The RNA shown here (transfer RNA) has 73 nucleotides and comes from a Deltaproteobacteria bacterium. The prediction has a mean pLDDT of 83. It matches the Rfam family "tRNA". The family's RNA type in Rfam is transfer RNA.

[in-house]
């Protein structure tokens, strides 16, 4: 320098004919208990890496770019 993969909640990750942003764990509150654990119910938490483009509408399609991984040179 070039090819490919990845970036989504605090963490680990889902998310396809383009239209609802989600799960598990964690966190907060309540119930249960003498108390804790476990468990039940409820809740908060997101510029979907960044900047553009296409579209009525983009996590998703196109272009550029940053970071990480991997392969080639």
């Nucleotide at each position: 320098g070039g090819g490919c993969c990845g970036a989504u909640a605090g963490c680990u990750c889902a998310g396809u004919u383009g239209g609802g942003a989600g799960a598990g764990c964690g966190c907060c509150g309540c119930g249960u208990u003498c108390g804790c654990a476990a468990u039940g119910c409820g809740g908060a938490g997101g510029u979907c890496g960044u900047g553009g483009g296409u579209u009525c509408g983009a996590u998703c399609c196109c272009c550029a770019u940053u970071c990480g991984g991997u392969c080639c040179a």